[in-house]
RNA sequence: CGAACGCUGGCGGCGUGCUUAACACAUGCAAGUCGAACGGUAAGGUCCCUUCGGGGACCCUAGAGUGGCGAACGGGUGAGUAACACGUGAGCAACCUACCCUUGACACCGGGAUAACAGUUGGAAACAGUUGCUAAUACCGGAUACGACCUUGAGAGGCAUCUUUCGAGGUGGAAAGCGUACACGGUCAAGGAUGGGCUCGCGGCCUAUCAGCUUGUUGGUGAGGUAACGGCUCACCAAGGCGACGACGGGUAGCCGGCCUGAGAGGGCGACCGGCCACACUGGGACUGAGAUACGGCCCAGACUCCUACGGGAGGCAGCAGUGACGAAUAUUGCACAAUGGGGGCAACCCUGAUGCAGCAACGCCGCGUGAAGGAUGAAGGCUUUCGAGUUGUAAACUUCUUUAGGCAGGGACGAAUAAAUGACGGUACCUGCAGAAUAAGCCCCGGCUAAAUACGUGCCAGCAGCCGCGGUAAUACGUAUGGGGCAAGCGUUAUCCGGAAUUACUGGGUGUAAAGGGUGAGUAGGCGGUUUGAUAAGUCACAUGUGAAAUCCCACAGCUCAACUGUGGAACUGCAUGAGAAACUAUCAAACUAGAGUAUGGGAGAGGCAAGUGGAAUUCCUAGUGUAGCGGUGGAAUGCGUAGAUAUUAGGAAGAACACCAGUGGCGAAGGCGACUUGCUGGACCAAAACUGACGCUGAGACGCGAAAGCGUGGGGAGCAAACAGGAUUAGAUACCCUGGUAGUCCACGCCGUAAACGAUGGGCACUAGGUGUGGGGGCAGAAGCCUCCGUGCCGCAGCUAACGCAUUAAGUGCCCCGCCUGGGGAGUACGGCUGCAAGGCUAAAACUCAAAGGAAUUGACGGGGGCCCGCACAAGCAGCGGAGCAUGUGGCUUAAUUCGAAGCAACGCGAAGAACCUUACCAAGGCUUGACAUGAUAGUGAAGCGGCGGAAACGUCGUGGCCGAAAGGAGCUAUCACAGGUGGUGCAUGGCUGUCGUCAGCUCGUGUCGUGAGAUGUUGGGUUAAGUCCCGCAACGAGCGCAACCCCUGUCGUAUGUUGCUAACAUUUAGUUGAGGACUCAUACGAGACUGCCGGCGUUAAGCCGGAGGAAGGCGGGGACGACGUCAAGUCAUCAUGCCCCUUAUGUCUUGGGCUGCACACGUGCUACAAUGGCCGGUACAACGGGCUGCGAACUCGCGAGAGUAAGCGAAUCCCUUAAAACCGGUCUCAGUUCGGAUUGAAGGCUGCAACUCGCCUUCAUGAAGUCGGAGUUGCUAGUAAUCGUGGAUCAGCAUGCCACGGUGAAUACGUUCCCGGGCCUUGUACACACCGCCCGUCACACCACCCGAGUCGUCCGCACCCGAAGUCGCUGGCCCAACCAUUUGGAGGGAGGCGCCGAAGGUGUAGAGGGUAAGGGGG
Repeated sequence: CGAACGCUGGCGGCGUGCUUAACACAUGCAAGUCGAACGGUAAGGUCCCUUCGGGGACCCUAGAGUGGCGAACGGGUGAGUAACACGUGAGCAACCUACCCUUGACACCGGGAUAACAGUUGGAAACAGUUGCUAAUACCGGAUACGACCUUGAGAGGCAUCUUUCGAGGUGGAAAGCGUACACGGUCAAGGAUGGGCUCGCGGCCUAUCAGCUUGUUGGUGAGGUAACGGCUCACCAAGGCGACGACGGGUAGCCGGCCUGAGAGGGCGACCGGCCACACUGGGACUGAGAUACGGCCCAGACUCCUACGGGAGGCAGCAGUGACGAAUAUUGCACAAUGGGGGCAACCCUGAUGCAGCAACGCCGCGUGAAGGAUGAAGGCUUUCGAGUUGUAAACUUCUUUAGGCAGGGACGAAUAAAUGACGGUACCUGCAGAAUAAGCCCCGGCUAAAUACGUGCCAGCAGCCGCGGUAAUACGUAUGGGGCAAGCGUUAUCCGGAAUUACUGGGUGUAAAGGGUGAGUAGGCGGUUUGAUAAGUCACAUGUGAAAUCCCACAGCUCAACUGUGGAACUGCAUGAGAAACUAUCAAACUAGAGUAUGGGAGAGGCAAGUGGAAUUCCUAGUGUAGCGGUGGAAUGCGUAGAUAUUAGGAAGAACACCAGUGGCGAAGGCGACUUGCUGGACCAAAACUGACGCUGAGACGCGAAAGCGUGGGGAGCAAACAGGAUUAGAUACCCUGGUAGUCCACGCCGUAAACGAUGGGCACUAGGUGUGGGGGCAGAAGCCUCCGUGCCGCAGCUAACGCAUUAAGUGCCCCGCCUGGGGAGUACGGCUGCAAGGCUAAAACUCAAAGGAAUUGACGGGGGCCCGCACAAGCAGCGGAGCAUGUGGCUUAAUUCGAAGCAACGCGAAGAACCUUACCAAGGCUUGACAUGAUAGUGAAGCGGCGGAAACGUCGUGGCCGAAAGGAGCUAUCACAGGUGGUGCAUGGCUGUCGUCAGCUCGUGUCGUGAGAUGUUGGGUUAAGUCCCGCAACGAGCGCAACCCCUGUCGUAUGUUGCUAACAUUUAGUUGAGGACUCAUACGAGACUGCCGGCGUUAAGCCGGAGGAAGGCGGGGACGACGUCAAGUCAUCAUGCCCCUUAUGUCUUGGGCUGCACACGUGCUACAAUGGCCGGUACAACGGGCUGCGAACUCGCGAGAGUAAGCGAAUCCCUUAAAACCGGUCUCAGUUCGGAUUGAAGGCUGCAACUCGCCUUCAUGAAGUCGGAGUUGCUAGUAAUCGUGGAUCAGCAUGCCACGGUGAAUACGUUCCCGGGCCUUGUACACACCGCCCGUCACACCACCCGAGUCGUCCGCACCCGAAGUCGCUGGCCCAACCAUUUGGAGGGAGGCGCCGAAGGUGUAGAGGGUAAGGGGG
């Protein structure tokens, strides 16, 4: 808000109600009235007459007719209309006006018809024809009359045409009666009122992708026509008229008072109410009339509908109701003329779907109600819960009270204007009484904006959503519930409009980089414009008058109980017109001035332009000479050139193009642009002095000129360079980058093109606003230096401005003037149209559709095949490996009943697992149990556990036996029931804890201060230095914290103390530190010392520190370890543990047996052993350390080839045992081979552990004796007691070690160095990245879909032009025909009519041009 939709709905008042199909309409009603204009009168009543058929008079008069008035109002609708249609203000000296009012005058004498009616004819009807009769306030003639017209005389006035007064003459022109005698009418003239007609100024839509339009067009003369002016119409004449201040065309639209919104200015709208206009099925036309070109009249044409006897007729709801249809959607076929108003009438009265009322609809506004007070056990129920409670909630129940609205009953209006009568609404409003809380609450929302939250369900599903966005298992956002918030007979949603939006900016914006300065110049229209004086008064200001309808808005008062609503008064209506003023400013006119602008004079500067001529260097080519094998080219090459003599070099010649050095953020030009020299012609700027003109100026739409490169046309020219093209390379490819060639072109002349990152990404002009420092030109101080000044060109910088970056007297500062341009991104500078061009193309320039961003500047990170500095076994230099073989082990894959699960680049893969035959074990098969294998509690009960027998694979079942502790109460155990247990089930992306990694890298932060609008910065950057953000110096910073370092442990030297189980120098003893003895030594255990750049020299900034040296066991962190900042990876782990939520509960729990985790075409990781002579084998000999040991280590002795067995001492261990260390060393043998290398595999026989070695353990002996001869691409570790190599111990463990953790023995090589690879740190730079380069992102193609453009065509619509046909009708003409009034009377005349003809003329037809639309094969891009 004229609304619609969803849910809901108690009452009343006042309003409002087809926005769509101006689509079609059944039915009824909406305009009649007058007998006091007229003829006449059915039926009825009374009386009279009657031949009983009827007739006459009177009363009341219906319907029809003549005549008058009305029907042109009232009511509807908004199709058309962009127009004098509307609004507003003027004008008509160019007009009309029935009825009404005022004034004056008049109404005299005559005449002929006609409808009705009666008869008759035709027709289905509608209706029509004909004969006869008749009346009037119908019609006609004459008389009279101001006035009208023509001629003419005199006067007055005005606004141009003109108007007006008084006269004279001429021409033609009026009337009506009726009546109950009061009245009502008639005619002429003048005036008024009312209503209209016409004209003009101004105002109000979009579109220029509509730029030219116009022939009755513009004007004149004359005529016609009209109430009236007028090309309104016609004839003739002239060629005008309109237009960038937007004509013409197209689209849209009734206009206004007003309504909604807004602070206003504005923006949107034009329902209801009121004014105007237009229309009445569509188109055309006139008649009547005062008034119409007439909604409920006529004629014609067309479409449609209906009737029909098929010949012909009838109709027009955009009046009130109502119907169908369209549509999201809009009401009763109501009552009454009681009131208000209208028509007719003298009146009574009649008519009135105007109007007054009622009905329907929460459609809107306003008002009222659905109860009020008390009431805590804080009831029950619901919901939530931390299980305590909280909340719903004084809410309910309950007690007391009230009765509006509704119900029943009684009374009962105003509106009625009167003396009386008269009320549709209506027995309505209102008043009184009665009963009883009785009959009356919903809707939306609760993530933020935005007032109001919890639970459950769902699990990116279902759904929500105005924007941002919610939902992927803990959703305040979905759905439901409870609670809460808001509004309330309504509440939400949708559509539309304004606001917020300064987001079209007049008020009130911008344009360096965000969208936006035209490529540039001169200049037309236009806009703007210096100083002084005067005049005018257009703008401007103030006053007055008229107008600005009413309603609305505002204020005051008043009437309905209030309000909505209504009434009265005021104010307002910001506007327009007119009058008389003011004169500052703008303007106009006039006069003057010189500061703007220009001219003249004198100078110097310059790649300014054009033309002609000249020059040298270089390149290439040609000729000749010398000369010989290459040249050329590249990262490296090749193509190419060259023994037919190249390249190189010398001489000569030819040709074209460009002008090294000078050369400079130097100069000139409007821009593009301009660079050898000379001459000629020519434009502009600057300086000096101040003679002249006197505002002559600035800007500039359109139009015009210029305008790089490329390109085009014609004709020349062509050395070099060089698109296209060819070849060679590069490459995965290489239609490229590189190389060798090479054509257009580049050059000249003439003509086009007209664009560029045409950029200072900054339009032009004028004025003002700190400076400093360069540079080009000129001048002054005589000259050098220096200073001053004008013009140009740079850098830095203040105020100010700016989002920031930055700009800053060369402004992007402060102002004025003018122009261009912008209004989210994409689509798109595209399509269509137009203009232009030879073409390529250019200029102008959209929409559909789509997105929620696109963009600017700056910040912090991250990243870069960016830069600088630095580090690390990162590379390099080395040593040893891996990758090849066999085996071990882990993983993937495959397989399987199961091969349990986890770990996945570095940072998963000899990892969890420090040890799967059963167990472990989580997996599979089979067999059992269900309060359970395990815990706690409750209730009830109870010969429990254990042992033995039987069945069974076992678990288990069954039978027998079996009496615990306690004095008692009871407890333990078991059984039953209930709570519960249990889960290696899921989620490591819900978590805690722990761990890995960057990384032992040197970083990560904070407080205060300062800077910045802010994010942030500073500190932490810089100069040095360090292993280090380590330290020093400097500094708008000053300090501090977590990290670094140190403090801790081991180790290296010494000292002190102690001295057994350790040690043994001296003294004894002895096989033996065995014993006595000793504490010296080793060692052990404690506690100390020591190393700090402390000292010297040099370098350095006198610093920090670095280099060298001395001393020292050790020297610049002595070596090693523990120790891991802020954080990153949703890194790993729910299967160590803990834990939220979810899931299972006779099973996803639990018990048992057996199997599996060990499965094998294959692939990978990590290891072991090797391939041998620096070795293998045999014999002999030597030297450790760390550790472990009682269900243990186990000596010695015996047996066995051996693994081992038997027996057994010692030792809970510096005492005993494990325990012979091995490599090494000495000697021997083997002699380069698949071997005396290598040991896999397999056979046999044994040993050990263990309930049990089949699947599936380890070891020994004998036999067997595979691959393998040093390993492709690639790749790993290590900088010193390290790598390499050798053995030893330990954890786990019954047994099982090539793995892991530790220990000692032997013991190297190399590092020039930081270019490169990898990783990291700091500073800096670029960025379109921020999940951060494993980022972001471009185009083609494939498929599906959407909107659009073109399109062979095709379909209908509209409009222009030409022609044809030509209805009705006005106008004109009209031989013949017809006619009562007047004249004549004898034909006839005047005049009229029908008919005919002509001009115009709607619809229709034909042709043609155009516009916009529908549809379309196919094509195109988005």
This is a predicted structure of a 1422-nucleotide RNA (small-subunit ribosomal RNA) from an uncultured bacterium. Its Rfam family is "Bacterial small subunit ribosomal RNA".